Description: Predicted 3D model of a 377-nucleotide RNA (Bacterial RNase P class A) from Demequina maris. The sequence was found by an Rfam model in a public genome assembly.
């Protein structure tokens, strides 16, 4: 200097004019409202509605089935499918990144095509050997059949370990050495797991992000939850029932337990406005200590939208930002800074009960650490 990796922060700024919303204070008022002033007034995702909660309601949410979720280990958290550390496997030169990470010896499926043969499968081309026939005539060559073989070749994503040596009629873990694989006493670690001495010739593949099995977890519904005030009413028909129990107890089914005198369905009529919930929280910021970290604890400090047809907008000026050019300056050098001029741009987007995460979209800028390559001294 270039190319990368990881983490964090910001999300246009300042000024002027006009205009909005809640709240505080003051004034006026026909008590409906109006005026002045002050503080405050969208996000890193407010989006998705994918998870987990707080909160509210269902008298208790008991047992089972169904259903759903998660899946190495140890921690954090209110909790989670999240986060941190670490193990194993994979990718990358590397910094780092990725993982639907328990089980294939419970069972059922699938592995197309090619190939001799794809689960304990298999002999196409070959190699060796025996018998017979033909040719040739030192040797040998060809054909038919039997036996042995899986080292060589071929097919395939994958062919019952790899390399080398010995051995054999030719071969083969047949034997041996090393590697691989399996086993179990030892060592380290909280653990997943790792490590080296030893034993064993050891071969029944892959796939569960296929069904499934195993382990753990799961009442339901949701702010249009749920309260309070106001307002308005018109009934009728059918069926069942009143302790021999209709109906109900909020995902589905069964059991248990409980409430219960009216209930269920249909036709028809009337009202539907206001207010609370609604923003002081598992809160923000700063700091000390503990911890590798996520995070926890203590102390101090702050008061930062609360709308309800739904508020923060418009104009102007300057600056910032991006690209090009670039006087001049600095440096031993590689190279760096840079006034001015010209052109252009400001993304994704927006509360509606609140919070912790994840996913998606996005103009750019800044900071810190690390990796690789090249150049200069």
């Nucleotide at each position: 200097u270039g190319a990368g990796c990881u983490g964090g922060c910001c999300a246009g700024g300042c000024g002027g004019c006009c205009g909005c919303g809640u709240g505080g204070c003051c004034c006026c008022c026909u008590c409906g409202g109006g005026g002045g002033u002050c503080c405050c007034g969208a996000g890193g995702a407010a989006c998705g509605u994918c998870c987990g909660g707080g909160c509210u309601c269902c008298g208790c949410a008991g047992g089972g089935c169904a259903g759903g979720g998660u899946g190495a280990u140890g921690g954090c958290u209110a909790a989670c499918g999240g986060c941190c550390a670490c193990c194993c496997g994979g990718g990358g030169u590397g910094a780092c990144c990725c993982g639907c990470g328990g089980g294939a010896c419970a069972g059922u499926g699938c592995c197309a095509c090619a190939g001799a043969g794809a689960g304990a499968a298999g002999a196409c081309c070959g190699c060796c050997u025996c018998u017979c026939c033909u040719c040739c005539u030192c040797g040998g060559a060809g054909g038919a059949g039997g036996g042995g073989u899986a080292a060589g070749g071929g097919u395939g994503a994958a062919a019952g370990g790899g390399u080398g040596a010995g051995g054999u009629a030719a071969g083969a873990g047949c034997u041996c050495a090393c590697c691989g694989c399996g086993c179990g006493a030892c060592u380290g670690g909280u653990g997943a797991c790792a490590g080296g001495a030893g034993c064993g010739g050891c071969a029944a593949g892959g796939u569960a992000a296929a069904c499934c099995c195993c382990a753990c977890c799961c009442g339901g519904a949701g702010c249009a939850a749920g309260g309070c005030c106001a307002g308005a009413c018109a009934g009728g028909a059918u069926g069942c029932g009143u302790u021999c129990g209709a109906g109900g107890g909020c995902u589905g089914c069964c059991c248990g337990c409980c409430c219960g005198a009216g209930c269920a369905u249909c036709c028809g009529g009337g009202u539907a406005g206001g207010u609370c919930g609604c923003u002081a929280g598992a809160g923000g910021c700063g700091u000390a200590c503990g911890g590798c970290a996520a995070c926890g604890u203590g102390c101090g400090u702050c008061g930062u939208a609360g709308a309800u047809g739904g508020a923060u907008g418009g104009c102007c000026g300057c600056c910032c930002c991006u690209c090009g050019u670039g006087a001049g300056c600095g440096g031993u050098g590689a190279c760096g800074c840079g006034a001015g001029c010209g052109a252009g741009c400001g993304a994704c987007a927006a509360a509606a009960c609140c919070c912790g995460g994840c996913g998606u979209a996005u103009c750019g800028g800044c900071c810190a650490g690390c990796u690789c390559a090249u150049c200069c001294g």
The source organism's lineage runs through Bacteria, Bacillati, Actinomycetes, Demequinaceae and Demequina. Its Rfam family is "Bacterial RNase P class A". Rfam classes the family as a ribozyme.